[in-house]
Order: sequence, then C1' cells, then structure tokens
RNA sequence: AUCUCUGGAGAGUCUCGCCCACGCGAGCGCCGAAGGAGCAGGCCCACACGGGCUAAACUCUCAGGCUCCAGGACAGGGAU
Repeated sequence: AUCUCUGGAGAGUCUCGCCCACGCGAGCGCCGAAGGAGCAGGCCCACACGGGCUAAACUCUCAGGCUCCAGGACAGGGAU
C1' cells in the first nucleotide's frame, strides 16, 4: 500500500407535486467524518510590493449526507 473482519459521529420522519404504496422530483432548512477547496507557521525565490511549496478532526459546503439500512474519516485485528 491492497484486501478482509470488528467498532465508528453529526444533521428533517419539514413543505409541495406524481404515485395504492415503496419510491421519485422540486423547494426550504440543516450536518461535517468519503472525496474536493482554503490558510497559520515554516521553507524557498525576490529583497520595494510580492510570488511559490507545504497541515488538520479548523474553515467552506462544490460533491456527499440528514429514521433504520447503506455509506462513513478514524481506530484495532487478520492476510498478501
């Protein structure tokens, strides 16, 4: 690093339309833990402004999600 097992949070059972229902679509509200983006400090270039590289569980909410299921950062075990 890959595969596998176990644990694993948050936020709507809102409104409208279609539908027997499941569900689907739209609107409004909301969440932060797939993914994505931003920066503090540091380093480098220039030495006047400035520019480049680099972090998160912080920030944004593009994507994703908001009963259960599923997904899920991360943690532990096993295999290669």
Background
Glycine riboswitch aptamer from a marine eukaryotic metagenome, 80 nucleotides, folded computationally. RNAcentral holds the sequence, with entries from MGnify. Its mean pLDDT, the model's own confidence on a scale to 100, is 75.